[in-house]
Context: one part of a larger RNA
RNA sequence: GAACGAACGCUGGCGGCGCGCCUAACACAUGCAAGUCGAACGAGAGGCCGUAGCAAUACGGUCGUACAGUGGCGAACGGGUGAGGAAGACGUGGGUAACCUACCCUCGAGUGGGGAAUAACCCGCCGAAAGGCGGGCUAAUACCGCGUACGCUUCUGUUCCUUCGGGGACGGAAGGAAAGCUGUGCCGUGGGCAUGGCGCUCAAGGAUGGGCUCACGCCCUAUCAGCUUGUUGGUAGGGUAACGGCCUACUAAGGCAACGACGGGUAGCUGGUCUGAGAGGACGAUCAGCCACACUGGCACUGCGACACGGGCCAGACUCCUACGGGAGGCAGCAGUGAGGAAUAUUGCGCAAUGGGCGAAAGCCUGACGCAGCGACGCCGCGUGGGGGAUGAAGGUCUUCGGAUUGUAAACCCCUUUCGGGAGGGAAGAUGGAACGGGUAACCGUUCGGACGGUACCUCCAGAAGCAGCCACGGCUAACUUCGUGCCAGCAGCCGCGGUAAUACGAAGGUGGCAAGCGUUGUUC
Numbered sequence: 001g002a003a004c005g006a007a008c009g010c011u012g013g014c015g016g017c018g019c020g021c022c023u024a025a026c027a028c029a030u031g032c033a034a035g036u037c038g039a040a041c042g043a044g045a046g047g048c049c050g051u052a053g054c055a056a057u058a059c060g061g062u063c064g065u066a067c068a069g070u071g072g073c074g075a076a077c078g079g080g081u082g083a084g085g086a087a088g089a090c091g092u093g094g095g096u097a098a099c100c101u102a103c104c105c106u107c108g109a110g111u112g113g114g115g116a117a118u119a120a121c122c123c124g125c126c127g128a129a130a131g132g133c134g135g136g137c138u139a140a141u142a143c144c145g146c147g148u149a150c151g152c153u154u155c156u157g158u159u160c161c162u163u164c165g166g167g168g169a170c171g172g173a174a175g176g177a178a179a180g181c182u183g184u185g186c187c188g189u190g191g192g193c194a195u196g197g198c199g200c201u202c203a204a205g206g207a208u209g210g211g212c213u214c215a216c217g218c219c220c221u222a223u224c225a226g227c228u229u230g231u232u233g234g235u236a237g238g239g240u241a242a243c244g245g246c247c248u249a250c251u252a253a254g255g256c257a258a259c260g261a262c263g264g265g266u267a268g269c270u271g272g273u274c275u276g277a278g279a280g281g282a283c284g285a286u287c288a289g290c291c292a293c294a295c296u297g298g299c300a301c302u303g304c305g306a307c308a309c310g311g312g313c314c315a316g317a318c319u320c321c322u323a324c325g326g327g328a329g330g331c332a333g334c335a336g337u338g339a340g341g342a343a344u345a346u347u348g349c350g351c352a353a354u355g356g357g358c359g360a361a362a363g364c365c366u367g368a369c370g371c372a373g374c375g376a377c378g379c380c381g382c383g384u385g386g387g388g389g390a391u392g393a394a395g396g397u398c399u400u401c402g403g404a405u406u407g408u409a410a411a412c413c414c415c416u417u418u419c420g421g422g423a424g425g426g427a428a429g430a431u432g433g434a435a436c437g438g439g440u441a442a443c444c445g446u447u448c449g450g451a452c453g454g455u456a457c458c459u460c461c462a463g464a465a466g467c468a469g470c471c472a473c474g475g476c477u478a479a480c481u482u483c484g485u486g487c488c489a490g491c492a493g494c495c496g497c498g499g500u501a502a503u504a505c506g507a508a509g510g511u512g513g514c515a516a517g518c519g520u521u522g523u524u525c
Base pairs, nucleotide, nucleotide: 001525002524003523004522006521007520008519009518010517013382014381015380016379017378018377019375020374021340026338027337028336030335031334032333035073036072037071040070041069046063047062048061049060050059051058052057080293081292082291090217091216092215093214094213095212096211099210100209104206105205106204108202109201110200111199112146114144115143121136122135123134124133125132126131152175153174154173155172156171157170158169159168160167161166180198181197182196183195184194185193186192187191219265220264221263226256227255228254231253232252233251234250235249236248237247238246268290269289270288271287272283273282274281275280295316296315297314298313299312318329319328320327321326346372348371349370350369354368355366356365357364358363385415386414387413388412395406396405397404398403419466421461422460423459424458425457429452433448434447435446436445437444438443469514470513471512472511473510474495475494476493480509481508482507483506484505490497491496
């Protein structure tokens, strides 16, 4: 000198864009943060209509709404944090003939015919509650057989390729699937037919996302020198989507290490950020990629995918409820609270946009996100007026008492009106979406719809009117005098000032620097 997720002191007008618990991965009140589908399914309080009745009500019809339940998809994304981890991490480049991939796209073949249950519901019972048990009824795109099999799997024959591990092509045998819903038209008592759409099953390819593996790179410490028994390799088996001591049995005695094994300390890694002429050094907030974690430790289930933040089980600590028998919970999601700390924000608005989940769609959900609020925390922009104006006014300060300086500064004259204030108008973000009408369709026309927001922006009104501080002035280092003090009080980054004329302390006047900031402290280069 530059930089900062900064803090502190003094001061503080406006706007734009960013950023905002670096400390206790400390504990958390409250609300919200993951649902959706009735075009998969059974039921259904309730509303309306009718009949009977004085009425309560009962029965029938209709809409089939709400809360639930079965089922599907999602919940493994998105969001948070950086504890752990020095290597199954991360970065770069390869391999996978050792692998998987729901939804999506392309293509091929199919979607036949049956069965048995079970929630919801009703009845009964246990329990303070959380919750649970028994009996009875019922549906499905839930579950289970049967039939069929273009591909597919296993075994096998021939042939081709081969990195000799294996892979491809053509045959044979055996094995293995499925589910329906709905729009329109027609016939019609249930229902059926045609056609369209959405699904479902098997198989091939793609895309996307992953798993595994190899090489290289990746902090300090030798005051850590030897480490290792599933350890290192082999055989066989198990397990996995898949290779593999991943696991087990048997077997051999190996494997690593001064090119630093093993141990200890520290740390999320990277794109990047800061600095620097560069080389390098330091760092890894915000944004993006990857990893790890979700009260602590362990475990599996479901599923294409988890060993699963707002799922489950067990153990532990803590908090809460309890009828003492037993139960409930997990903000490192968004707000917010306490605590810690020098220190870090609102228990806001909206799904209008972008994106995500579900749905045929309308739509619903979305503290992702879009916005608003608070904070000079940072960067950038603007303003606090412009021109003229010398009897160089008054006042202040200094003085050699002549004057000098503050100083064109003010007053005064002319002008402008940014910002702020008031008034009026008022968006884009919506080429998307919905409704209606036309059209076979593509599409066209009309109307509606914005959290921000009566915001930005535009116009008008009044009036220089409402808007400057902070630090320094001995040298380094731009900027000097007077008074007070008297090694005191104090200053100080270093050198050093202060003991009676202190440009170094304190005050004042003046000056220098920066400016809505200026200094100080901390940290890095």
Molecule: small-subunit ribosomal RNA, 5' domain
Organism: uncultured Nitrospira sp.